[in-house]
Molecule: Bacterial RNase P class A
Organism: Pseudomonadota bacterium
RNA sequence: CCAGUCGGCCGGGCGACCGCGGCAUUUUAUGUCGAGGAAAGUCCGGGCUCCAUGGAGAGACGGUGGCGGCUAACGGCCGCCGAGGGCGACCUCAGGGAAAGUGCCACAGAAAACAAACCGCCGGGUUUUUUCCCGGUCAGGGUGAAAAGGUGCGGUAAGAGCGCACCGCGCCGCUGGCAACAGCGGUGGCAGGGCAAACCCCACCGGGAGCAAGACCGAAUAGGGAUGGCGCGUGCCGCAAGGCGCAGGGUUCUCCGCCCGAGGGUUUCGACCCGUGACCAUCCGGGUUGGUUGCUAGAGGCCGGGUGCGAGCCCGGUCCCAGAUGAAUGGUCGCCACGUUCCUGCGCAGGCAGGGGCCAUACAAAACCCGGCUUACAGGCCGACUGGAUUU
Numbered sequence: 001c002c003a004g005u006c007g008g009c010c011g012g013g014c015g016a017c018c019g020c021g022g023c024a025u026u027u028u029a030u031g032u033c034g035a036g037g038a039a040a041g042u043c044c045g046g047g048c049u050c051c052a053u054g055g056a057g058a059g060a061c062g063g064u065g066g067c068g069g070c071u072a073a074c075g076g077c078c079g080c081c082g083a084g085g086g087c088g089a090c091c092u093c094a095g096g097g098a099a100a101g102u103g104c105c106a107c108a109g110a111a112a113a114c115a116a117a118c119c120g121c122c123g124g125g126u127u128u129u130u131u132c133c134c135g136g137u138c139a140g141g142g143u144g145a146a147a148a149g150g151u152g153c154g155g156u157a158a159g160a161g162c163g164c165a166c167c168g169c170g171c172c173g174c175u176g177g178c179a180a181c182a183g184c185g186g187u188g189g190c191a192g193g194g195c196a197a198a199c200c201c202c203a204c205c206g207g208g209a210g211c212a213a214g215a216c217c218g219a220a221u222a223g224g225g226a227u228g229g230c231g232c233g234u235g236c237c238g239c240a241a242g243g244c245g246c247a248g249g250g251u252u253c254u255c256c257g258c259c260c261g262a263g264g265g266u267u268u269c270g271a272c273c274c275g276u277g278a279c280c281a282u283c284c285g286g287g288u289u290g291g292u293u294g295c296u297a298g299a300g301g302c303c304g305g306g307u308g309c310g311a312g313c314c315c316g317g318u319c320c321c322a323g324a325u326g327a328a329u330g331g332u333c334g335c336c337a338c339g340u341u342c343c344u345g346c347g348c349a350g351g352c353a354g355g356g357g358c359c360a361u362a363c364a365a366a367a368c369c370c371g372g373c374u375u376a377c378a379g380g381c382c383g384a385c386u387g388g389a390u391u392u
Stems, first nucleotide, its partner, number of pairs: 001388010012336007020034006036363001040374002043372005048210004061206005066080005081095001082093004096201002101199002103195003118141002120137006149167006168190001169188008214293004224284006230277003233246005248260004263274004300319008339358008
């Protein structure tokens, strides 16, 4: 210098003027505070609140899934192990069980799993030969993402763990490690494909709903309840249920229309009790819009020290840092920085210097709070490391 890997950070600055929201005060003006690294998606975990719940267990449903640790907790983070990828720094992994059972494996292929013979190879029969038939064989070819351990030697008619050596694998033992696991030794010719983000099995975890939670204050209208007022008469049809009328009551004054009925018991005959009805009066409770609260001092930020490989933990000091609710946190101007573009000059080039123009700063904006994850982001800065080239 080129190419790359990982981690961290910033994400315009200053000044003037005008304006918005909260709080305080000497109350109408001053002081002070006023978005983010993701405030986002609402995907996990927790605090808090209400509801449900006698205790324990089981089942169903949902989630998680190597081991150890951190944490309030987690599906998060740290360290380690294993598998795969990369020359490497490093990256990726829903990473328990396929000898409990069920199911699936497209196309191609003979065959996709209690196996199987298409080509080929070998043996036998037939035949002059070709051909055809029977049997053996998975070593070779072909198909496929995947074909019943791999390589080599022996062996055989040809072959085959059929035998042997090494590798792989299963089982047993020893050693190291908290463990996942690793190493070594012995033993077995090999158990018998893949898929569990298919059902399922195993282990562990999980009550439900959410600040529009919840609490308080509470107007009119409509609806609910209690008490009182007023009424509960009669004709026809019908077995009855009921229907049609008249009178009465209610409907703001009238008419139309509409609504209303259910009586029973006691009696000293005055009345009382129970029931019922559209309506009227009084009272009570719930409650929509609305207001107050919940509301921001917290698993809190910053600095220092200690401890741990690390996530983190402990101690000390210091600070108060948005609380809006049709929802504040903004606008204009000037300078600077940065970016971009044009011109001129220099330089082989990367580029450097001077001047002018463009003014748009990316993604995006709290809504109860906190820890994470994921996703978006113009431009820029810093650190550690890897591979290569050149020079010394």